[in-house]
This is a predicted structure of a 478-nucleotide part of an RNA (small-subunit ribosomal RNA, 3' major domain) from a metagenome. The RNAcentral record of the full RNA draws on SILVA.

Context: one part of a larger RNA
RNA sequence: UGACGGGGGCCCGCACAAGCGGUGGAGCAUGUGGUUUAAUCCGACGAUACGCGAGAAACCUUACCAGGGCUUGACAUCUACUGGAAUGUACAAGAGAUUGUACAGCCUGCUUGCAGGCCGGUAGACAGGUGCUGCAUGGUUGUCGUCAGCUCGUGCCGUGAGGUGUCGGGUUAAGUCCCAUAACGAGCGCAACCCCUAUUCUUAGUUGCCAUCAGGUCAUGCUGGGGACUCUAGGAAAACUGCCUACGCAAGUAGAGAGGAAGGUGGGGAUGACGUCAAAUCAGCACGGCCCUUACGUCCAGGGCUACACACGUGCUACAAUGGCCGGUACAGAGGGCAGCCACUGCGUGAGCAGGAGCGAAUCUCGAAAGCCGGUCUCAGUUCGGAUCGAAGUCUGCAACCCGACUUCGUGAAGCUGGAAUCGCUAGUAAUCGCGCAUCAGCCAUGGCGCGGUGAAUACGUUCCCGGGCCUUGUACA
Numbered sequence: 001u002g003a004c005g006g007g008g009g010c011c012c013g014c015a016c017a018a019g020c021g022g023u024g025g026a027g028c029a030u031g032u033g034g035u036u037u038a039a040u041c042c043g044a045c046g047a048u049a050c051g052c053g054a055g056a057a058a059c060c061u062u063a064c065c066a067g068g069g070c071u072u073g074a075c076a077u078c079u080a081c082u083g084g085a086a087u088g089u090a091c092a093a094g095a096g097a098u099u100g101u102a103c104a105g106c107c108u109g110c111u112u113g114c115a116g117g118c119c120g121g122u123a124g125a126c127a128g129g130u131g132c133u134g135c136a137u138g139g140u141u142g143u144c145g146u147c148a149g150c151u152c153g154u155g156c157c158g159u160g161a162g163g164u165g166u167c168g169g170g171u172u173a174a175g176u177c178c179c180a181u182a183a184c185g186a187g188c189g190c191a192a193c194c195c196c197u198a199u200u201c202u203u204a205g206u207u208g209c210c211a212u213c214a215g216g217u218c219a220u221g222c223u224g225g226g227g228a229c230u231c232u233a234g235g236a237a238a239a240c241u242g243c244c245u246a247c248g249c250a251a252g253u254a255g256a257g258a259g260g261a262a263g264g265u266g267g268g269g270a271u272g273a274c275g276u277c278a279a280a281u282c283a284g285c286a287c288g289g290c291c292c293u294u295a296c297g298u299c300c301a302g303g304g305c306u307a308c309a310c311a312c313g314u315g316c317u318a319c320a321a322u323g324g325c326c327g328g329u330a331c332a333g334a335g336g337g338c339a340g341c342c343a344c345u346g347c348g349u350g351a352g353c354a355g356g357a358g359c360g361a362a363u364c365u366c367g368a369a370a371g372c373c374g375g376u377c378u379c380a381g382u383u384c385g386g387a388u389c390g391a392a393g394u395c396u397g398c399a400a401c402c403c404g405a406c407u408u409c410g411u412g413a414a415g416c417u418g419g420a421a422u423c424g425c426u427a428g429u430a431a432u433c434g435c436g437c438a439u440c441a442g443c444c445a446u447g448g449c450g451c452g453g454u455g456a457a458u459a460c461g462u463u464c465c466c467g468g469g470c471c472u473u474g475u476a477c478a
Stems, first nucleotide, its partner, number of pairs: 001478002003475003007472007015462002019425005026317008034308002042053002064303002067300004073126001077125008087104007107116003128292002131290003137286002139281003142277001144275001149188006155164003168179003194269004199237007209226002213224003240263001243257001244255004319418001323377007335366003340359002344355004384415001389410007431454007
């Protein structure tokens, strides 16, 4: 000087407390461990691994396994020699890779025994490696932590390591600001500048809108028209403790003060200091070293990554009446769309099929559920719950056996609110309800990322648990 203390003081955080809803019990989904296996590819392991890399494992992917092949190679550049345009089609063998045969085709140049481009063969330089090392590395990332810290120049103090500044008194979300001061300044962080959102004004009205006027319809901005309103998207204004009161030297704090759409950082996002964990990644990529080179490279068809006495994590669905079922009826936002989205009509129980408008989209299209109204069930393992299994089908795709999703009929398991323990959340939040997108032929999506609808309870407070910040004290630690 740090680190540490079941030392002290001050302060903060869904840290506790006050509340609401979960997990832990059940079934299933998914990831991991373990076990099994020819193989169950690899990585990630307290917080900071475990619906993680993977934003889609039937083949492919694919790295794994057993088998069948190739060896200048699936891929790149070059050299020498040599043959042929390239290329396409058909047949045969084979699981295919591949091999053989036949046919078609017969490149360009006015240096034509040459040159160029392309495709093979042979030989050689070399290629190739998801092989190892993340403890050789770059780049990127997690975490402490959006915590308020981390430093420098000069000066001063100290023999020196070092200190001071950065401490003290207040204050703040903040090393934020004020006062004081052997310090005076400065940098990286904080804040602000950026984006979305909440209000108003203005400009512009198409594909959006419809108050007034006119026309028209069973009905509908449907038509003429209009720019008022909504909205769209460019510009501008607005919030600064600016004003008032109280407290205070000041900084600032308080107000169920005013005004205002908004009030004290208005709400949300992006933004992550010096560093820590030899943290993660050589399997995204790049790269040093080491290793393989008729194989640790590469091609192919098949299997595996989907196994299953078990254990754990994360989720979904439930155990019901604030509910289940049936009928009627209403209201979004944000996105996507041409090998696509599909109105409408017909068939069909359904998935879907057929016909057929519009739309590369403010024009056309994909579209809510909880809700509300009425009926029924009457507390049961039930009209709760839907696992599992049987049968028949649909769709995608060369192909659904291993191993897809969905539909219909039948079947109707566990489960009656979950031990010790443990998690999330402070407001348009939790809870609850549906919708969309990426990936994608299809889909194991209950995952991820967004969007809106309905919409709470509680916070006395900081004694305690956990994590963190500042000062101080002790030290057998560095």